The RNA shown here (transfer RNA) has 74 nucleotides and comes from a Candidatus Aenigmatarchaeota archaeon.
It matches the Rfam family "tRNA". Rfam describes the family as follows. Transfer RNA (tRNA) molecules are approximately 80 nucleotides in length. Rfam links the family to the GO term triplet codon-amino acid adaptor activity.
The sequence is in RNAcentral, with records from ENA.
The coordinates come from a structure-prediction model, not an experiment, and the mean pLDDT is 81.
């Protein structure tokens, strides 16, 4: 310096490929059970989809820039 993968809730991740309600698990938080703890069950908050931008009726998803992390070349 190039290239290529990857960034989404607190943690691990799916959704991307073919644009159309932002999701699970576990964690947190209330509340059942319980002597009470844990287990369980039922509810429940939590998100600039790394950031600017741009096409679109609509962008996590397409398209430019750009930041970081990893990995190859040089």
């Nucleotide at each position: 310096g190039g290239g290529c993968u990857c960034g989404u809730a607190g943690c691990u991740c799916a959704g991307u490929c073919c644009g159309g309600c932002a999701g699970a698990g576990c964690a947190c938080g209330a509340g059942g059970c319980u002597c009470u703890u844990a287990a369980c069950c039922u509810c429940g908050g939590a998100g600039u989809c790394g950031c600017g931008g741009g096409u679109u009726c609509a962008a996590a998803u397409c398209c430019c820039g750009u930041c970081g992390a990893g990995c190859c070349c040089a």